A computed fold for a 542-nucleotide part of an RNA from an uncultured bacterium, annotated as small-subunit ribosomal RNA, 5' domain.
It matches the Rfam family "Bacterial small subunit ribosomal RNA".
The prediction has a mean pLDDT of 85.
The RNAcentral record of the full RNA draws on ENA, Greengenes and SILVA.
Context: one part of a larger RNA
RNA sequence: GGACGAACGCUGGCGGCGUGCUUAACACAUGCAAGUCGAACGGAGAACUUAUUUCGGUAAGUUCUUAGUGGCGAACGGGUGAGUAACGCGUGGGCAACCUGCCCUCCAGUUGGGGACAACAUUCCGAAAGGGAUGCUAAUACCGAAUGUGCUCCCUCCUCCGCAUGGAGGAGGGAGGAAAGAUGGCCUCUGCUUGCAAGCUAUCGCUGGAAGAUGGGCCCGCGUCUGAUUAGCUAGUUGGUGGGGUAACGGCUCACCAAGGCGAUGAUCAGUAGCCGGUCUGAGAGGAUGAACGGCCACAUUGGGACUGAGACACGGCCCAAACUCCUACGGGAGGCAGCAGUGGGGAAUCUUCCGCAAUGGACGAAAGUCUGACGGAGCAACGCCGCGUGAGCGAUGAAGGUCUUCGGAUUGUAAAACUCUGUUGUUAGGGACGAAAGCACCGUGUUCGAACAGGUCAUGGUGUUGACGGUACCUAACGAGGAAGCCACGGCUAACUACGUGCCAGCAGCCGCGGUAAUACGUAGGUGGCAAGCGUUGUCC
Numbered sequence: 001g002g003a004c005g006a007a008c009g010c011u012g013g014c015g016g017c018g019u020g021c022u023u024a025a026c027a028c029a030u031g032c033a034a035g036u037c038g039a040a041c042g043g044a045g046a047a048c049u050u051a052u053u054u055c056g057g058u059a060a061g062u063u064c065u066u067a068g069u070g071g072c073g074a075a076c077g078g079g080u081g082a083g084u085a086a087c088g089c090g091u092g093g094g095c096a097a098c099c100u101g102c103c104c105u106c107c108a109g110u111u112g113g114g115g116a117c118a119a120c121a122u123u124c125c126g127a128a129a130g131g132g133a134u135g136c137u138a139a140u141a142c143c144g145a146a147u148g149u150g151c152u153c154c155c156u157c158c159u160c161c162g163c164a165u166g167g168a169g170g171a172g173g174g175a176g177g178a179a180a181g182a183u184g185g186c187c188u189c190u191g192c193u194u195g196c197a198a199g200c201u202a203u204c205g206c207u208g209g210a211a212g213a214u215g216g217g218c219c220c221g222c223g224u225c226u227g228a229u230u231a232g233c234u235a236g237u238u239g240g241u242g243g244g245g246u247a248a249c250g251g252c253u254c255a256c257c258a259a260g261g262c263g264a265u266g267a268u269c270a271g272u273a274g275c276c277g278g279u280c281u282g283a284g285a286g287g288a289u290g291a292a293c294g295g296c297c298a299c300a301u302u303g304g305g306a307c308u309g310a311g312a313c314a315c316g317g318c319c320c321a322a323a324c325u326c327c328u329a330c331g332g333g334a335g336g337c338a339g340c341a342g343u344g345g346g347g348a349a350u351c352u353u354c355c356g357c358a359a360u361g362g363a364c365g366a367a368a369g370u371c372u373g374a375c376g377g378a379g380c381a382a383c384g385c386c387g388c389g390u391g392a393g394c395g396a397u398g399a400a401g402g403u404c405u406u407c408g409g410a411u412u413g414u415a416a417a418a419c420u421c422u423g424u425u426g427u428u429a430g431g432g433a434c435g436a437a438a439g440c441a442c443c444g445u446g447u448u449c450g451a452a453c454a455g456g457u458c459a460u461g462g463u464g465u466u467g468a469c470g471g472u473a474c475c476u477a478a479c480g481a482g483g484a485a486g487c488c489a490c491g492g493c494u495a496a497c498u499a500c501g502u503g504c505c506a507g508c509a510g511c512c513g514c515g516g517u518a519a520u521a522c523g524u525a526g527g528u529g530g531c532a533a534g535c536g537u538u539g540u541c542c
Stems, first nucleotide, its partner, number of pairs: 001542004006538005013388006019381002021346001026344003030341003035072003040069002043066010079299003088224008098216002103212001105210006111145001113143002120135006151176011181204006190197003225271003232262003237259008274296004278289004301322005324335004352378001354377003360374001361372004391421003401412004425483001426479006435469001439465008448456002486531005491512003497526005507514002
C1' cells in the first nucleotide's frame, strides 16, 4: 500500500447492486416449510334436476367437498461443517465386475378367474396417545391359472473378437417366469338388437424385452497440513481354497490352510482441518484463505439398526438405547429449527415471528388446478462496492466578527452579504409501466388415427383472461437555495503553525520520543493539510 462476512469511537442526505451468528453441531415457545390425484376404488355429506309419490319419502342423474383403500412424490429442493488426513476431494483413466423410477425410440403382449382387508356398522379397553373383537364391501390393492415374440438358467453345436480372468452373435433341446384398467366418443364389425355394452375407436395407462439419455455405484495412477521431545505397527491382520452375501469386484463375511503385510521415500500415534472451482495479495514465482455463488462429500439431539423403495440405512419416516424437555388420572405417553421467520443463551458482533405463487423451477394431476419459507420480492443494518447531491455565476469599502500583532497592520477571504440564475435531489399534485408468455375458453385453418359428415392427438391464426413487487420505477407540472458535512491530523518519518492554559503535573505516543515556566509533540482556540457520507482506531492476511 491492498484486502475483509468485520468490530469499536465520532458523524450521517439519497439511489442501484450485493452481503449479513466467523462465537454455543447450545437449548428452543409459536406459526408455516410435502403434498397431490374423484379420469384407480367403495363409501359419507351438501345442493340441484328428473321420474314416481300414500306428500313421510323412494329411485336415477349432475355438480361440489372429502376421512379411508390405492398410485406417484416424500432419496429432489432447503440447512450446517460436527466428524473426516480419507480414493473424502481434485485431476486423468478403467468396469470383459455394475444398477438406473419418471423420459425418448423400437419390438411383442394386455386372456381368464379367486379370496381378502380398511373405510362403515355394532361393541369393548384406556386419563390420553391409542388399541382390541365381531360382521359387511370395492379397486390400477392382493393371489393362483393361461400364453410366452423377447428374457433368465442348464446342455449341445457354430462363427467372430480380445486387454488376463474372457467377451459378442447365431442355431437346436429342456426348464422357469408377465400384465390393469380408466376417461371421452360411436354403432362399421360382435352381442342382445330400442339403444346400450364386456363391441369398435381415440387418449392416458399396464406387462415383457432391446437400445438410448440421465443419475448413480465400484476400482486405479498422481496430488492433498504439522510434529521423530511419536520408531516400530498389524490378528480378518497379508495371501490362498471353498461356502455365503451384494446391482457388482473384493476378508465384504465365515470355515480351513499358509505366515504373511506396512515402515526413515516416515508406518503407527498425536494435533489441526470438510475438499475444490475460486478469493485476497504479489511484477511473477509464491504466500494466505475456502464467507457469498457453483461442484463434490459428510451430518440431522447422541449412539446403533434395519424396513419400504428404482433410489435411503432416510433433517420435518420406523425400531432400540441414552441425555434433556413437556403432559399424566402415576398405569403410561409426546418431542427433536445444522428448513423460513422468531426466542433465550454465549459473544466485540450479524436482520422481519413480512408479501406472493405474478415469473423461474419442482411434486402430483388428462386438464383446470393444488402445494411449494425453493424462488420472486419487500423490510432492517453506511456492512461493502459504485454513482449522485449538499448549489452555480458574479461580488473589494477587502464589511462585521474571530485570531494574531512590532499596534502600522496581517489573516480568515470572493469566503459572507448583496445581485443574477439553476432545479440534480427534496416536498406536493397528476399520469403510469417492462417483467406476460403460456395454459384455458370461444371462433377458425391444416394434419393424423378412424367405418365415420362421432370424437380425439398434434401444429397453427385471431379475440378474451392472469402482476406479489406497486400506484413502485419512470414521465410531467408547481414550490423553493430552501431539508442535506463530517472525521482525522499538523515535532521527524509525513502534506499541514501560531496564541493561551498547564508546569516531569495533567497528559500524548506506531517508532524516535515530548511535558521539570515562553511546549509548532499535552489541553483549548484560530489557522492549515488530508480524505469525504464517511473518517479514524483495533484485529487478521499478503